Model confidence (mean pLDDT): 87 of 100. Predicted 3D model of a 351-nucleotide part of an RNA (large-subunit ribosomal RNA, domain IV) from Desulfofustis sp. PB-SRB1. The full RNA is in RNAcentral, with records from ENA. Its Rfam family is "Bacterial large subunit ribosomal RNA". Gene Ontology terms of the family: structural constituent of ribosome and ribosome. NCBI's taxonomy places the organism under Bacteria, Pseudomonadati, Desulfobulbia, Desulfobulbales, Desulfofustis.
Context: one part of a larger RNA
RNA sequence: CUCUGGUUAAGGAACUCGGCAAAAUAGCACCGUAACUUCGGGAGAAGGUGUACCCGCGUGGUGAAGUCCCUUGCGGACGGAGCCUGGUCGGGUUGCAGUGAAAUGGGGGGAGCGACUGUUUACUAAAAACACAGGACUCUGCGAAGCCGUAAGGCGAGGUAUAGGGUCUGACGCCUGCCCGGUGCCGGAAGGUUAAGGGGACGAGUUAGCUUCGGCAACGCUUUGAACCGAAGCCCCGGUAAACGGCGGCCGUAACUAUAACGGUCCUAAGGUAGCGAAAUUCCUUGUCGGGUAAGUUCCGACCUGCACGAAUGGCGUAACGAUUUCCCCACUGUCUCAACCAGGGACUCA
Numbered sequence: 001c002u003c004u005g006g007u008u009a010a011g012g013a014a015c016u017c018g019g020c021a022a023a024a025u026a027g028c029a030c031c032g033u034a035a036c037u038u039c040g041g042g043a044g045a046a047g048g049u050g051u052a053c054c055c056g057c058g059u060g061g062u063g064a065a066g067u068c069c070c071u072u073g074c075g076g077a078c079g080g081a082g083c084c085u086g087g088u089c090g091g092g093u094u095g096c097a098g099u100g101a102a103a104u105g106g107g108g109g110g111a112g113c114g115a116c117u118g119u120u121u122a123c124u125a126a127a128a129a130c131a132c133a134g135g136a137c138u139c140u141g142c143g144a145a146g147c148c149g150u151a152a153g154g155c156g157a158g159g160u161a162u163a164g165g166g167u168c169u170g171a172c173g174c175c176u177g178c179c180c181g182g183u184g185c186c187g188g189a190a191g192g193u194u195a196a197g198g199g200g201a202c203g204a205g206u207u208a209g210c211u212u213c214g215g216c217a218a219c220g221c222u223u224u225g226a227a228c229c230g231a232a233g234c235c236c237c238g239g240u241a242a243a244c245g246g247c248g249g250c251c252g253u254a255a256c257u258a259u260a261a262c263g264g265u266c267c268u269a270a271g272g273u274a275g276c277g278a279a280a281u282u283c284c285u286u287g288u289c290g291g292g293u294a295a296g297u298u299c300c301g302a303c304c305u306g307c308a309c310g311a312a313u314g315g316c317g318u319a320a321c322g323a324u325u326u327c328c329c330c331a332c333u334g335u336c337u338c339a340a341c342c343a344g345g346g347a348c349u350c351a
Stems, first nucleotide, its partner, number of pairs: 001346008010337002014335001019332001027051005036041001038171001052093005059086001060084003066078004070073001094098001106330007113322002118130002134169007146155003172317004177247003182244002184240005191235003197229002203223004209216002248266005275309001276306001287303005
C1' cells in the first nucleotide's frame, strides 16, 4: 500500500450521477393507527409501552399415595401430592443494558409507467418490454377454418359457433369523435379490357397439270396464323376505419390596449371532438407564474405559444401491487469535513 472485519470526538449527506456502501430498524405481547379505497384493503401504517431473575397469589393440563364401592378388573367413585404450564397481579433483587448473544422490517410523503401474481435477453439489460384476465374485429356449418406432410395420414377434436383459428387492445371506471378520396377487404354484375383453348380467313413452300415459256397452279403435305367465341382478374358501381391509414392555410373584425365569440377566401376524403398538455412527447427552453431550499437545468401545482398529444398503433383517471424510474422529509450513520486506531489475510524483506 491492498483486502476482509471492528471502533471513533464534533458535525450529520456537507459525499456522490444518485444515501452507492455502511449504519439504523428488528422477535413476542399490549395500546394505538391517517389520506385514500374497487370496502377486500391501505396496515406490522405511523407512533408508543412492556420484556431478566426470586418469592407469593393465581390459571390450565397431567394426575401418585390414600379412602370407599362392587360384577373383581389393565374396574368405578372420591381424593388431591408431585410435575409441566401461557398469562395477570402483589412484593422484592440486579446490571449501562433483560428479544442482554445469534437469527430477526428502517419509516413517511409527492409524481411517472405498468392494473395485479407471473415471464424475459443461460454468460453485461428484469424493465415502462412480454404475458395476463377483460374488450373488439374477423374467419370457420364440420371431411370446419387454420396448421404439418409429396401422399397416406395427423393436430384442431373423439371438440361443433357459450366451439375453434387469426389480428389488435390490455384489470376496473368514464369514454372511444370526423374522414371510405388512396390501399386493403367484402358485395355487385350491365359495359370495357383480357389467357390457355376453340376457330380457321388471307398468305407462303412443295408439284401433277397448263402455258402466248415470262409464269399460273388443283389435291395432298408443310407452314403462317386474321376475324369470331373464350373465365377469374383489372377498369367500373357500392359498402367497410376496435381494416392500413388521415384528421388544413391566409386575411380582416369588439368604444384603452390586447384578444377575437364573428366575417371573407382558398384547398380537402375529412380538417383533431372529449380529455390531457414544456408531458417517458416542448426544438426555442433552465418557457412563465406559484410551492419546496439560504441558494432547485431535477421535482410538484398551474398556464397553453401542442417545433411534433389525442381517443383499442386506444384517450383520460385509478385503490392495491413493483429487487421499476424520479423528487422531498424523518431516523441513521466514516459517504463526507478528515482522517485515526485495532485485528486478521496478502503484498514486501530475509531464510